[in-house]
Context: one part of a larger RNA
Formats: sequence, C1' cells, structure tokens
RNA sequence: GGCACCAGGUGGAUGCCUUGGCGUCGGAAGGCGAAGAAAGACGCGGACGGCUGCGAUAAGCCUCGGGGAGGAGCCUAACAUCCUUUGAUCCGGGGAUUUCUGAAUGGGGCAACCCGGCGGGAUGAAACCCGUCAUUUGCGGAUGAAUCCAUAGUUCGCAAAGGCCAACGCAGGGAAGUGAAACAUCUCAGUACCUGCAGGAAAGGAAAUCAAACGAGACUCCCAAAGUAGCGGCGAGCGAAAUGGGAAUAGCCCAAACCCCGCACUCAGUUUAUGGCUUGUGUAUUGGCCGUGCCCGGCUGACACGAGAUAUAAAGUGAGUGCGGGGGGUUGUAGGACCGCUAUAAUUGAUCCGCGAGUAGGCAGGGGAACGAGCUGGGAAGCUCGGCCACAGAGGGUGAGAGCCCCGUACCUGAAACCGGAAGCGGCAAGAGCGGCACCUGAGUACCGCGGGGCACGUGAAACCCCGUGGGAAUCCGGGAGGACCAUCUUCCAAGGCUAAGUACUAACCGACGACCGAUAGCGAACCAGUACCGUAAGGGAAAGGCGAAAAGAACCCCGUUGAGGGGAGUGAAAUAGACCUGAAACCUGUUGCCU
Repeated sequence: GGCACCAGGUGGAUGCCUUGGCGUCGGAAGGCGAAGAAAGACGCGGACGGCUGCGAUAAGCCUCGGGGAGGAGCCUAACAUCCUUUGAUCCGGGGAUUUCUGAAUGGGGCAACCCGGCGGGAUGAAACCCGUCAUUUGCGGAUGAAUCCAUAGUUCGCAAAGGCCAACGCAGGGAAGUGAAACAUCUCAGUACCUGCAGGAAAGGAAAUCAAACGAGACUCCCAAAGUAGCGGCGAGCGAAAUGGGAAUAGCCCAAACCCCGCACUCAGUUUAUGGCUUGUGUAUUGGCCGUGCCCGGCUGACACGAGAUAUAAAGUGAGUGCGGGGGGUUGUAGGACCGCUAUAAUUGAUCCGCGAGUAGGCAGGGGAACGAGCUGGGAAGCUCGGCCACAGAGGGUGAGAGCCCCGUACCUGAAACCGGAAGCGGCAAGAGCGGCACCUGAGUACCGCGGGGCACGUGAAACCCCGUGGGAAUCCGGGAGGACCAUCUUCCAAGGCUAAGUACUAACCGACGACCGAUAGCGAACCAGUACCGUAAGGGAAAGGCGAAAAGAACCCCGUUGAGGGGAGUGAAAUAGACCUGAAACCUGUUGCCU
C1' cells in the first nucleotide's frame, strides 16, 4: 500500500409522518371607495425584537346576543401587576374611536413631509385646538365685457364622478414569431396586446326572420346535422346554415294621424291709451292778418267736444305654423286615427301597487346513545372473557390498532341586533265586433355608382349586413326578402326603444370530496416568503419540516480557558432518542486476518 470482515466518523438518501399545497363539486356572494377605499408608513404592551391585533380612546372602548370558569394573543418560559359567577377571557351582531400617506381633494412635494387662507374656541398676546377650502360634469340662481340686446366670463347652491379589484362581458384599435417545408395572396387571428364602458352576469332578443309549394314562429346555450355544403396561390388550410333533439321560456313601450292645454311667432278683426294728420261743431273778457270808422264778415291760430283714416303699445278673440305637456295609438290574414252602428267578456300584466314578510334563509350556538375485567407491555385502544348503543360503525385525538375515554357524527333544536328573497293571492289597469272615409304608420332613409369591411364565402355569377364618398325614392293601388337579374308565387313590414330565465366566470367566504403530492414532491413559499439576496430599473428570486408519550431538556461531580467539547451521575421503554426519528452510498479513520 492492497484485499476481506468488523467498529466508528462524515453525510443526509430511504422509510414513516404532515401544520402545507393541488384539483373538483356544492352553497352563498359577486363588489370596496370623497361618510376617504385597496395598499402602506409610523406608532400602541409593566418590560417588547418580530408576527398578529389595534390607532393618541391605540393586543383596545360602548352596547346587544351566545357561552360558562378561568383569563391578560403567538414566538415565550418566568416575574410583577391585574380581571373574573355583580359572568371575565372567548364567539357573533351593531356602534364609537380610527395618527400620517395613498383617487388624496387648501397649496406644494423627492409618498408617509413642508407651508397656508377663512370661521370658531383657548390665551394678556402668541404658540395651540376644532371645522372648512381640489377639479370636472349636470341642474338651478345671481352677476355680467368688447357691444344696444345678448353671449363669453365671474360667482353661489345642490347632485354626481374620480381610485382599487381574480376571471367572465361588450365595444374602439390591433400585431408578429409561426404554417404554407422558401414567400408576397392566405395562415397564425380579429388571437396576443392597448384603450373605453360595465354587470352580477354581460351581450342578444319579439321577424322588412327562415322556409319551400309543406310549414315554422323572439333571443341565448348545448347535442346532432358535419369536418357535410362550400371557400381556398382550389396550396397550407378555413369551414357554415336550414333542419331535428334538448335547457329555459315572456313579451312589451314609443314616434305619427286625431283631441285637449300652455308658450312663441305670423295674419285677421275688436277695444283702450298715446302721438301727429284730415274734417265737423262750439266757445269767451279770444291772439294775429285782411275787408274796415264801428257793428259785422272772411282767413289763420288756440281751446273744448265729436267723426275718420293712420302709427306705436297693451289687452283679449279667431285662424295658421312651430315647440312643450297630457290623452290616443303600436300592426302585415295589414293595423291605427276620424265618422256611423253595436257591445263591456275571455284573458294578460317583469314592463303597476299591496299582501305574502321582516317570513324562509344567512351571520354565534345548544342537546346528542352505549364498557368493564384479566393478560402482555414503559404505556392498551392489542389479545382473552363477558356486556351495551346504533337515524350515531364519517373522521380526529388519547403513552400501540377505541362504535361505547375525549372532541365529534346521525338526528333534533336555536337569534336581541344586522342582512334578507320567491311562488302565490288580492286590488287596480288594459282589453271586443261591423261598415265607411283615404288622415297616419320612423328620409338625406331605402336604393344606385365608386372605395372598403363583415358574413365559413379570398370579387367571384356574389345575394345579405355595415362604413366612407357622390347621387337619391315610394307612402298601402306602398315597401323589403327568398344567393346576380327578371317574372310568377310565397313570406315579411326597415330606417325608434326596453326585456327575466336557460349561458360564462371565481379573487374573497362556508362546506364536502380525491385510484392528487408528501418536504429535490406539492403553490415560488408546510418554517415570519414574494422574505433573504441579485439588479440603476423594469424585474429576477432562493435555501430552510420531524427529540420524546410527557421536557421528565441532563441536578451534582470531574477534565478543560469561569471555553468548545467530553467523562461520570441522573431522567426515560430507549440517550448510538442529548438538541436530537430512521440514518443508505460516495469519502475518511481504526482493530483483526491475509497478501505484497
């Protein structure tokens, strides 16, 4: 040094275990937020590092129920000080408090910080305390420029919104890797992704639908039709519908004609007021001028009364037009309005109200049967013997394997407060027929040209639906569709709106289950994990479970540095169970034997 055995060390495989995961099903719920959310920062304990809980009232305060003897959460034991049958701790309902950040909203800001205005309180005055002050939109009021009216603007009041959240939904945008064995049409795919808006579901929905010479009768979802008919560099690939069978069922309301009311405008005519005009009559102590010496006459002016036409304003009347409100009315065997005649039912109502009913149910709980002995053992639930219960022999625990020891299980039962339906019933409402008349029945619409998109359908013979652009109808003797187009026939009634159920999903809550995993598995995470750590950042992202039935966790002695570690002693069934179950292999050491 090698070989073989053995005894150890190291190491942490394997076996067993499970507090954690994974998946499925059922129930319930399907939201939270300016009354400040989600998520956090910083604090709060007798002593307090972390977790949990809570918020300067800070592991808590009040109250209503449950519960019934011990409590002051966990890592975490001891001590101190307390609470509790005058019912604590604990469980559930309601309430109070709830610092600072965060949509964050008085202004600012490098989140958890800084600085204000106004009102009130406190103070000698401050410091201090309380309240309030963002923006946008809608509605209403006040005020109000350039610029007369107005409008913009300004300002006040009320209401709403804003942000978060797993999937599911609808809509607006919308790829590429890939496939075509290259690649461009095509495919991937209207997928991923971005954005908007929701709801507990969403969307869709009551035929201008299909069908085929028979008929069906809103929509949605499933099965079949069917990988069919078709589409397709007829390549790769894409891929229906009718119809049949199921699930669930539900149908309604406007616009218009016509009637009533209100407002505005226009027209007609009436009345009143005012202004000027024309004209008649009258007037006194009548102004001026002319004929004039005077009476008197004429012209003109003033005043009063009357008439006429006209302008403006107001009031009320009638007609027309427009707008608003109410009634009416809602369809395709056409229906409705209006006029005339006759009549008041079946039925329907989510689209009306009430009862049902603050009920069922949910959110704490309560009751809940039946066993002993002996043996082995550290320990009985094992074995033996003899019993019992069972609407309960699901499951878990207890020193090994327990229906009857404990918790439970079947079954029965329960709520002060909070949340909270439906069927059904009642009321109420709607609601019929015949004839006439020719008023209404959704217009820049239908449709057409051009350019696109969607339809399984790639421009094709390309219907149908939608968009852009340019043209542009009919009005029930009307109009659309039936895959170019035309005719016949059939069928339906566009250009307004609403609608439960059947369908999709599961972050969070409750319950149950598994030919699911069992610590390199199962979630990344069974353990203080989205942590430690890495990265400027977006982001990436671990390792790490097990003494024992019970700490009985090794008093005391010895060596050692008042070590580490070890030797005795002691506990225990076991200590080669000692900080730990079991403890494989690689690797290392030693004893013995053999070989060199």